[in-house]
Molecule: Bacterial RNase P class A
Organism: Acidimicrobiia bacterium UBA2766
RNA sequence: UGAGUCGACCGGACGGUCGCGGAAGAUGUUCACUCUCUCGCAGGGCACACAUCUUCCGAGGAAAGUCCGGACUCCACAGGGCAGAGUUGCCGGGUAACCCCCGGUCAGGGUGACCUGCGGGAAAGUGCCACAGAAAACAAACCGCUCGCGUCUUGUGAACAAGACGCGAGCAAGGGUGAAAAGGUGCGGUAAGAGCGCACCAGGACAACAGGGAACUGUUGUCGCUUGGUAAACCCCAACUCGGAGCAAGACCAAACAGAGAGAGGGCGGCCCGCCCGUUGACCUCGGGUCGGUCGCAAGAGAACGGCGGCAACACCGUUCCCAGAUGGAUGACCGUCGUAACAGAAUCCGGCUUACAGGUCGACUCACCUU
Numbered sequence: 001u002g003a004g005u006c007g008a009c010c011g012g013a014c015g016g017u018c019g020c021g022g023a024a025g026a027u028g029u030u031c032a033c034u035c036u037c038u039c040g041c042a043g044g045g046c047a048c049a050c051a052u053c054u055u056c057c058g059a060g061g062a063a064a065g066u067c068c069g070g071a072c073u074c075c076a077c078a079g080g081g082c083a084g085a086g087u088u089g090c091c092g093g094g095u096a097a098c099c100c101c102c103g104g105u106c107a108g109g110g111u112g113a114c115c116u117g118c119g120g121g122a123a124a125g126u127g128c129c130a131c132a133g134a135a136a137a138c139a140a141a142c143c144g145c146u147c148g149c150g151u152c153u154u155g156u157g158a159a160c161a162a163g164a165c166g167c168g169a170g171c172a173a174g175g176g177u178g179a180a181a182a183g184g185u186g187c188g189g190u191a192a193g194a195g196c197g198c199a200c201c202a203g204g205a206c207a208a209c210a211g212g213g214a215a216c217u218g219u220u221g222u223c224g225c226u227u228g229g230u231a232a233a234c235c236c237c238a239a240c241u242c243g244g245a246g247c248a249a250g251a252c253c254a255a256a257c258a259g260a261g262a263g264a265g266g267g268c269g270g271c272c273c274g275c276c277c278g279u280u281g282a283c284c285u286c287g288g289g290u291c292g293g294u295c296g297c298a299a300g301a302g303a304a305c306g307g308c309g310g311c312a313a314c315a316c317c318g319u320u321c322c323c324a325g326a327u328g329g330a331u332g333a334c335c336g337u338c339g340u341a342a343c344a345g346a347a348u349c350c351g352g353c354u355u356a357c358a359g360g361u362c363g364a365c366u367c368a369c370c371u372u
Base pairs, nucleotide, nucleotide: 001368002367003366004365005364006363007362008361009360010359012338013337014336015335016334017333018332020058021057022056023055024054025053026052027051028050029049033045034044035043036042037040060343064354065353067352068351069350070349071348072246073245074244075243079273080272081271082270084242085241086240087239088238089237090104091103092102093101094100106117107116108115109114120236121235125234126233127230128229129228142175143174144171145170146169147168148167149166150165151164152163153162154161155160183201184200185199186198187197188196202226203225204223205222206221207220208219209218210217211216250295251294252293253292259286260285261284265277266276267275302321303320304319305318306317307316309314
């Protein structure tokens, strides 16, 4: 200097004039209410409401998806059990919890920094592997190789040899197909072959020793043991979770109305137990009224900075701060200067994951080249 890997941040700014939503405060007004007194058109206080003014705050890293985990609320006091369902799947840690995060091991990719992982079981069982191929797992003979018998042709008259065809027996070493086809290379052996035997290697099983907290790694030895893959196919195994519904949950205030039928069950995944409600009529069916207001509603498993422990995720301690709460749904319009900017707008809240994103800034690391 260039190319890359990982992490973090920004993603319109400044000024002015009007205009939105919330919080707090100040001033003023009126009725209601309340206190005092000389009991009145008196004086004071003040809720609500209205008006004006001041100060402060006001969308995201994903607010998206709704794929997970919870907090919280209600159904009964959500209690006990069965069935069933779901999740995870190597080892250890973090967290309120998780299918999340961190570290490690192993496998694969990359020169590397790093990235990915669907990571237990295929000898419990059942499936699937198109096409091609003889045959795709209790698998297998298309072309072939060898031997025996028979026929024909040639050499040479015969034995014999070679070739072609047919039948029988043996073979899976060579060739072909395929993503994958009876471990690989070599030697011996055989009628021809084959781990049939041997040497070395690869895989597997077992054992011992060493390292590590563990997953696991390394070394040595023994054994010819050596014919698939797929479980993000069903499944098996192990551990864990599970009553249901969800802020349109739910609580309160105000206002309005109209009941009728039926008759023994009902109580928010299935079943059982327990408990509660219901014959003073529940659940259910038909019909009527209320489309009002307040709370829930943001102070949190909170943020920033620092210290300390830890490789880290993160935990603990201290200091500081309050950073949206709408509901016909708030942040807009104009002017000036600079600039041009993507994906995109909260609705109970929080922790993750996934997806979208023009451009820019910073840090650490890797590789290549050059210079010193």